[in-house]
Context: one part of a larger RNA
């Protein structure tokens, strides 16, 4: 840009592309078969490998914006208690989030058309033949069935709902005034993201902070009090603090505006 006005939604599906795996064990059955040794077909059933996709509920990893302890120093004047630096000082522990070493799931099953092969029926050729007419079976293979994309499929598809003109005039023309439907831009942001896109919200509002409350973590917090000669210990007390989590509240920011889009359509 195109798709023959404009726009939101919601499909169909030409076409593509992915998947399609495999082992072992039990039961038929120590059967059929076989002199024994040995040992099934077909059925049925269980548990696994790799392999793909989703997920964090457990089990572990991370977790430099929690939490304790802890060692040198150095500062708040000292003491108690903090801050800084020292790979995050270092150690133990950890929430969201990512994540596999965790968890769930998937390959089924089934239609048709055949390979090789196995056949009915059956001449040429009075038999014979599975093939010449004709007619069945018959594979992990092939086309569906399953999952993704997908109408620029220009053959551009369907379906649904929403918009969109009036007056003046000197009338083949001029002039006024009008800017829908939506959509964008902006700005609060996101389990969406490199930028873009895409979601969600913008005061008729929970969109993102903060506050309140709770989860969840850490392990008993600072004050005082008691007990000791003191180091420490108990107690008030499952206490103090608590990041990304769950919810409540408009306290803070999401202003007001502008931009595009035409007027009924070969």
């Nucleotide at each position: 840009c195109g798709u023959u006005g404009g726009a939101a939604a919601u499909u169909u599906g030409a076409c593509g592309a992915g998947g399609c795996c495999u082992a072992a064990c039990c039961c038929u059955a120590g059967u059929a078969c076989g002199a024994g040794a040995g040992g099934a077909c077909c059925g049925g059933g269980u548990u696994g490998g790799a392999c793909a996709c989703a997920c964090c509920u457990c089990u572990g990893a991370u977790g430099c914006a929690c939490c304790a302890g802890u060692u040198g120093u150095u500062c708040c004047g000292c003491c108690c208690g903090g801050g800084g630096c020292a790979u995050u000082g270092c150690u133990g522990g950890g929430u969201a989030g990512u994540u596999a070493c965790g968890u769930g799931u998937g390959g089924c099953a089934g239609a048709g058309a055949u390979a090789a092969c196995c056949g009915c029926u059956g001449a040429a050729a009075g038999c014979a033949u599975c093939u010449a007419a004709g007619u069945g079976g018959g594979a992990a293979g092939c086309u569906c069935u399953c999952u993704c994309g997908a109408a620029g499929a220009u053959u551009a598809g369907a379906u649904u709902u929403c918009c969109c003109a009036a007056c003046u005039u000197u009338u083949u023309g001029a002039g006024u005034u009008u800017g829908a439907a939506g959509a964008u831009c902006c700005g609060u942001u996101c389990a969406a993201g490199a930028c873009u896109a895409g979601g969600a919200c913008g005061u008729u509002g929970a969109u993102a902070g903060g506050a309140u409350g709770g989860a969840u973590g850490u392990g008993g917090a600072a004050g005082u009090g008691c007990a000791g000669u003191a180091a420490u210990g108990c107690a008030u007390g499952g206490a103090g603090c608590u990041u990304a989590c769950c919810a409540u509240u408009a306290c803070u920011a999401a202003u007001g505006a502008a931009u595009c889009g035409a007027u009924c359509g070969g």

A computed fold for a 266-nucleotide part of an RNA from a Pseudomonadota bacterium, annotated as large-subunit ribosomal RNA, domain VI. The sequence was found in a public genome assembly. Rfam family: Bacterial large subunit ribosomal RNA.